[in-house]
Context: one part of a larger RNA
């Protein structure tokens, strides 16, 4: 790991609910006792529970008859009557000075079984860290305490001391000697520094490097200290491979709102992730949601008309209100800054504050206005419902961590972000289409075959139009519905269609081309000069087809080229300005690379049409189930997905009573066939094996295994 076998709502009390029964204003005995085929039963036992009356802290006081409506049923079928049901009265009792408020009354309970829950009991099973109490450890280790042990070899050379020198003295000074040291190298011994080398062997080795090695040194013998205790040159170290509180045995099967696990089929239905409390946020109590049942007796209700209501968002608008802001005009303000003039008084300009008009521009917390969806009531339509809705009241839950799309919000640069409301969905749901993909899309799902259709699709992978008509793109733009999965912005295009206004135009438009492009005049001023063209002013006149006191280039400044603007020429449409489609540029990331791919100028792309493909929808056929009618036959459903749950019916397996049976002419068992049952599962065939096994039917369970790092063996 895998086989095999074991593995988890169990037991007694109490107490509630349902359901079968017995007896019923009662019902039932407990422990016992007696008797009897001596095992079972029967019998007595009335203590003693509960029910018959409540109400009030208590003393105490003490309870139903009445009207009306009315289902089923009944009936002479009716405007009848009517158990149950429902409404008003009504009584009792407590408070109270009263009214009134509370609780209770119109009689049904008990007892035993079975089943559902709920508390206690270990309480569905495994599972703590830990708490306590009793023992046993100091043969590991820490310290001490007792007596012993042990430490090659070399090196430096302390104090004292000899000798020689020196010296007035005290001393010095060289040489020997000498052998001191928590002293140096260093073997044994002790350690355990670096490789973070090797190394995981039943548990800290082994290599090498490396400390220390006469001492606060190792070592060896006995002894003491013992668990909230000891010991500790202190690291919360060590106290027998165990230490922030030893180990063992006991309380103990501690307790765990935590994580894990909890075994056969099939039928109906089928949630919640919300509100509200709670040291409450991993739970749990109520309430809504889910089931199952009795009561109830007539209406329900997703929908779509119509009609009447509210209501203040989208939107909008603001000289309708409160804000907040832009522009311009007048007015005030000189006790608001700055500034000219003036001797001053005062005056005149600017800015700025106000205030009136005026023009833009805005708002969750403005609104003179104001939808659309939603939404309320009422009637009508559909559709459910006496084959029994709606409600009520009980039994039983789960569930109370939500997540996604879209719409609107708050927070947040943002985000597969975090919080709110609605609504669809996934959750708890499967089929088909998005290449693939819980929540985008179509659709909803008992079984079998058959056909039509949806979304989406029809060049091939790959089922269907190389359809059909009109257009557009020239970028491989595209070839994606959204969104994941990169999106493509601002701002450019004389790239193309395509529409709109205006305005030139055979009296000849625009573009070229060819020729004019004058004179007054160098206009005045200014300047060293200023002459169309440095600056100021001013901007006329004349001749002209037409020509500016000049738009550019030039020059010191003149000259010089052009322009406007005319004229020929040429001939046919031409010039600007707004839009719209579609396409360019803007467009940059890390392995080579994605329209799902191949590939495609349509097989792209906007407009229109007719085929077909395509699902579990929808339609026929045929069967199964469920639920209602029905004595049946036989019918009827706008019945069939489904996680927690909730309610129903089966299957299997081990025993017991009774009844019937089966087996050496082969019983379980294994390994095989066929058939039957929706299914657990049942029958059976053929072989293995050798001795016990079944059917009905009434009981009783230590009754179903694939998971629990389950647990035992085998492997």
């Nucleotide at each position: 790991g895998c086989c095999a076998g074991g593995g988890a709502g169990u037991u007694c009390u109490u107490u509630u609910c349902u359901g079968u029964g017995g007896c019923a204003a009662g019902g039932g005995u407990a422990a016992g006792u007696g008797a009897u085929a001596u095992c079972a039963u029967c019998a007595c036992g009335c203590a003693c529970c509960c029910a018959u009356a409540g109400c009030u802290a208590a003393a105490g006081c003490a309870a139903u008859u009445g009207u009306c409506c009315g289902c089923a049923g009944c009936u002479u079928u009716u405007u009848g009557u009517c158990a149950g049901g429902g409404a008003c009265a009504u009584g009792g009792u407590g408070u109270u000075a009263a009214u009134g408020c509370g609780c209770c009354a119109a009689a049904a309970g008990u007892c035993a079984c079975a089943g559902g829950g709920a508390a206690g009991u270990u309480a569905c099973c495994c599972g703590a860290a830990a708490c306590c109490g009793g023992u046993c450890g100091a043969u590991c280790u820490a310290a001490c305490c007792u007596a012993c042990a042990g430490c090659a070899g070399g090196a430096u050379g302390a104090a004292g001391u000899g000798a020689a020198c020196c010296u007035g003295a005290c001393g010095g000074u060289u040489u020997g000697u000498g052998g001191a040291a928590g002293u140096c190298c260093g073997a044994a011994g002790c350690g355990g520094u670096g490789c973070u080398g090797u190394g995981u062997g039943c548990a800290u080795g082994c290599g090498u490097u490396c400390g220390u090695g006469u001492g606060a040194c190792u070592g060896u013998u006995g002894g003491u200290u013992a668990g909230g205790g000891g010991u500790g040159a202190a690291a919360a170290g060590c106290c027998a491979a165990u230490c922030g509180a030893g180990a063992u045995c006991g309380g103990u099967a501690a307790u765990a709102g935590c994580u894990g696990g909890u075994u056969c089929c099939u039928g109906c239905c089928g949630a919640a992730a919300u509100a509200a409390g709670c040291c409450u946020u991993a739970g749990u109590u109520u309430a809504g949601u889910c089931u199952c049942g009795a009561c109830g007796g007539a209406g329900g209700u997703c929908g779509c008309c119509u009609g009447u209501g509210a209501g203040g968002u989208a939107g909008a608008g603001c000289c309708a209100c409160g804000g907040a802001u832009u522009u311009g005009u007048g007015g005030g303000u000189u006790u608001g800054g700055g500034g000219a003039g003036g001797a001053a008084a005062c005056u005149c300009c600017u800015c700025g504050c106000c205030c009136a008009c005026u023009u833009g521009u805005u708002c969750a917390a403005c609104u003179c206005c104001g939808a659309a969806u939603g939404u309320g009531c009422a009637g009508g339509c559909a559709u459910c419902g006496u084959a029994g809705a709606a409600g009520u009241c009980g039994g039983g839950a789960a569930a109370a961590a939500g997540g996604g799309g879209c719409g609107c919000g708050g927070g947040g640069u943002a985000a597969a972000c975090u919080u709110g409301c609605g609504u669809c969905u996934c959750u708890a749901u499967g089929g088909g289409g998005g290449a693939a993909c819980a929540a985008c899309c179509c659709c909803c799902u008992c079984u079998a075959u058959g056909g039509u259709u949806a979304a989406g699709g029809u060049c091939c992978c790959a089922a269907a139009a190389u359809a059909u008509c009109c257009g557009c793109u020239a970028a491989g733009u595209g070839u994606u519905a959204a969104a994941g999965g990169g999106c493509g912005a601002a701002a450019g295009g004389u790239g193309u269609a395509u529409g709109u206004c205006a305005c030139c135009c055979g009296a000849g438009a625009c573009a070229g081309a060819u020729g004019g492009g004058a004179g007054g005049u160098a206009u005045g001023c200014u300047u060293a000069g200023a002459a169309g063209c440095a600056g100021c002013a001013a901007u006329c006149c004349u001749u002209u087809a037409a020509a500016g006191a000049a738009a550019g280039c030039g020059u010191a400044a003149c000259a010089g080229c052009u322009c406007a603007c005319c004229a020929u020429u040429c001939a046919a449409g031409g010039u600007c300005a707004c839009g719209u489609g579609c396409c360019c540029u803007g467009a940059a990331a890390a392995u080579g690379g994605a329209c799902g791919g191949g590939g495609c100028u349509a097989a792209g792309u906007g407009g229109a049409u007719u085929a077909c493909c395509g699902a579990u929808a929808c339609c026929a056929u045929a069967g199964u189930c469920c639920u209602c009618c029905g004595u049946a036959a036989g019918g009827a459903g706008u019945g069939a997905g489904g996680u927690a749950g909730g309610c129903a019916g089966g299957c299997g397996c081990c025993u017991u009573g009774c009844a019937u049976g089966g087996g050496c002419a082969g019983a379980a068992g294994c390994c095989u066939u066929u058939u039957c049952g929706u299914a657990a599962g049942a029958a059976u065939u053929g072989g293995u094996g050798g001795a016990c096994c079944g059917u009905g039917u009434a009981g009783g369970g230590a009754u179903g295994a694939g998971a629990a790092u389950c647990c035992u063996g085998g492997u």
Predicted 3D model of a 715-nucleotide part of an RNA (large-subunit ribosomal RNA, domain II) from a Nanobdellota archaeon. The coordinates come from a structure-prediction model, not an experiment, and the mean pLDDT is 83. The RNAcentral record of the full RNA draws on ENA. Its Rfam family is "Archaeal large subunit ribosomal RNA". Taxonomically the source falls in Nanobdellota (Archaea, Nanobdellati).